[in-house]
RNA sequence: GAUCUGUUUCGGGGCGGAGUGAGAUUCUCCACUGGCGGUGACGGGCAAAACGCCCCCAGUCCGCGAACCCUUGGCAAAGCGCCCUGGGCCGAACCGGUGCAAGUCCGGUACCAACAGUGACGGCGCGUUUGCGCCCCAGUCUGGAUGAAAGAAACGGCGC
Repeated sequence: GAUCUGUUUCGGGGCGGAGUGAGAUUCUCCACUGGCGGUGACGGGCAAAACGCCCCCAGUCCGCGAACCCUUGGCAAAGCGCCCUGGGCCGAACCGGUGCAAGUCCGGUACCAACAGUGACGGCGCGUUUGCGCCCCAGUCUGGAUGAAAGAAACGGCGC
């Protein structure tokens, strides 16, 4: 010093104000949040200086993870399930500026956010009148989750 490998630890944020109302963190307006790796020209540091080294820099670029659906193998079994493997699915950006160069910087305006639950707007139907049924409705609430993981760090092992 690169590769391989083990253990441990870490590893997701956000409803504040106003309105309506009997009732809303769910509706309306404003506000607020942004996982992991890569790339990255501004900026900062080291250096006499550099085409050098280090730090920092993307929710919407490239790739990945979780969730959801299917699945190989195993466990369990009355059944629900649990572990493993592979696959599917997997959101969203433009304009202007600077510049040799920007999807990344600066300015402006937009847009996106799993599954399940709850749910007062709204829609449909029935009934007729203080109603009933169905559908739809949360990025921020509740839950799986004191979970898992992309990965990160520390300490070791093997080997040179």

The RNA shown here (FMN riboswitch aptamer (RFN element)) has 160 nucleotides. Of the family's consensus pairs, 100% are formed in the model. The coordinates come from a structure-prediction model, not an experiment, and the mean pLDDT is 76. Rfam family: FMN riboswitch aptamer (RFN element). Rfam describes the family as follows. The RFN element is a highly conserved domain that is found frequently in the 5'-untranslated regions of prokaryotic mRNAs that encode for flavin mononucleotide (FMN) biosynthesis and transport proteins.